[in-house]
RNA sequence: AAAGCAGGCCAGACGGUCGCCCUCAAAAGGGGAGGAAAGUCCGGGCUUCAUAGAGCAAGGGUGCCAGCUAACGACUGGUGAAGGCGACUUUAAGGAAAGUGCAACAGAAAUAAACCGCCCCGCCUUUGGCGAGGUAAGGAUGGAAAGGUGAGGUAAGAGCUCACCGCUUUGCCGGUAACGGCGAAGGCUCUGUAAACCCCACCCGAAGCAAGACCGAAUCUGGCAUUGAGGGGCUGCUCGUCCCGCCAAAGCAUGGUCGCAUGAUGACACUGGCGACAGUGUACCAAGAUAGAUGACCGUCCAAUACAGAACCCGGCUUAUAGACCUGCUUUAUCG
Numbered sequence: 001a002a003a004g005c006a007g008g009c010c011a012g013a014c015g016g017u018c019g020c021c022c023u024c025a026a027a028a029g030g031g032g033a034g035g036a037a038a039g040u041c042c043g044g045g046c047u048u049c050a051u052a053g054a055g056c057a058a059g060g061g062u063g064c065c066a067g068c069u070a071a072c073g074a075c076u077g078g079u080g081a082a083g084g085c086g087a088c089u090u091u092a093a094g095g096a097a098a099g100u101g102c103a104a105c106a107g108a109a110a111u112a113a114a115c116c117g118c119c120c121c122g123c124c125u126u127u128g129g130c131g132a133g134g135u136a137a138g139g140a141u142g143g144a145a146a147g148g149u150g151a152g153g154u155a156a157g158a159g160c161u162c163a164c165c166g167c168u169u170u171g172c173c174g175g176u177a178a179c180g181g182c183g184a185a186g187g188c189u190c191u192g193u194a195a196a197c198c199c200c201a202c203c204c205g206a207a208g209c210a211a212g213a214c215c216g217a218a219u220c221u222g223g224c225a226u227u228g229a230g231g232g233g234c235u236g237c238u239c240g241u242c243c244c245g246c247c248a249a250a251g252c253a254u255g256g257u258c259g260c261a262u263g264a265u266g267a268c269a270c271u272g273g274c275g276a277c278a279g280u281g282u283a284c285c286a287a288g289a290u291a292g293a294u295g296a297c298c299g300u301c302c303a304a305u306a307c308a309g310a311a312c313c314c315g316g317c318u319u320a321u322a323g324a325c326c327u328g329c330u331u332u333a334u335c336g
Base pairs, nucleotide, nucleotide: 001332002331003330004329005328006327007326008325010323012301013300014299015298016297017296018295020032021031022030023029034307038318039317041316042315043314044313045312046208047207048206049205053239054238055237056236059204060203061202062201063200064078065077066076067075079093080091081090082089083088094199095198099197100196101193102192103191115139116138117135118134119133121131122130123129124128147165148164149163150162151161152160166188167186168185169184170183171182172181173180174179212258213257214256215255219250221248222247223246224245230244231243232242233241234240265286267282268281269280270279271278272277
């Protein structure tokens, strides 16, 4: 100097004029869309069933280890595998010896086989051909073909034998563990796929702010029932438990207030921790619309724009995205 990897932060600020919403007695004063507010993919808080459930079945979710959290499939750290020169990135990562299914095409053959080839024997004939036997090292097909490489051995070959690697069993050491390292024994196997069905382990009430609570509003007529039963909800079933008269016609209403922002929150500091995070302290109140609020103009700074607008709230994930700055690390080239 260039090319990369990981992370952080901002995503406008100040002043003036007019306009909108909330708070307030008030036109004063104070406050007023995001890093994703988006998607609705997860997890919860909250409300109701419900004074509070239990069991069974079905269904769904997760899937290496250890932590963190209200909780999660998220996050943090680590292990294995794959990719990259590297910093790093990704991970749907339990079980194929419980069973079932699938593997097109090609190929001789995809739960075991011999197309070409090699060796040997017999016959005919002689640059060869036919038949029987052995073989799976060489060649072809394929994503995958009876563990891989090398040597010996053999009629030719083959874990047939040996060495190394792989695999299985097992001992010791390190680690909380996943797992790793060092040995020993064994010639050892008939592939892959579970993001196919399935098996194993663990977890899971349902519905949802249009939840729900309060106030208000308009009734009239006819029929059945009123002992009992019956109907409905939680719930798919059982136990249990809660609520209630039913039907028809005509007419009326569907409005207002709350829920609604004090939060498992956020900001700063300290302590502990590799970290996610936890604890303590300090200061403070940070949007609440309901046809739906923050807009327009001017000036200065400037980098200022892209993606884009809350609707009960919060913790994550995913997707979209212009531009400025900061920190650490990796590789290459040059100079000292």